[in-house]
RNA sequence: GAUUUAUACAGAAGCGGGGAGAGAUCAGGCUCUGCGAACCGCUGGCAACCUACCACAUGGCAAGGUGCUAACUCCUGCCUAAAGCAACCGCGGUGGCGGAUCGUUAGGGACUAUAAAUC
Repeated sequence: GAUUUAUACAGAAGCGGGGAGAGAUCAGGCUCUGCGAACCGCUGGCAACCUACCACAUGGCAAGGUGCUAACUCCUGCCUAAAGCAACCGCGGUGGCGGAUCGUUAGGGACUAUAAAUC
């Protein structure tokens, strides 16, 4: 790096260095940030995928290997469904009906991340 499977609304911060950006990518939004971003180091913590250990029905533990430690993968983007106001477009003599769009909610998908296994 590729493939497969599983998980992703829970949870968990201080110090030192650093010095202007950051939240994966693109676009739009929103947010964090000189009351100090990214990144690096140390210490702590969270979680429980793999190993070990204890139970052996589910589980427990947290020593080892990873991971994680703002916001749901920060939100949206593609598909489906539901209900909906004004404006817009079409139809109708009126009430009105339909369409597209828009945001909302629910479900699915894509992307991404992490673990485990295989190559």
Predicted 3D model of a 119-nucleotide RNA (SAM riboswitch aptamer (S box leader)) from Spirosoma taeanense. Its mean pLDDT, the model's own confidence on a scale to 100, is 80.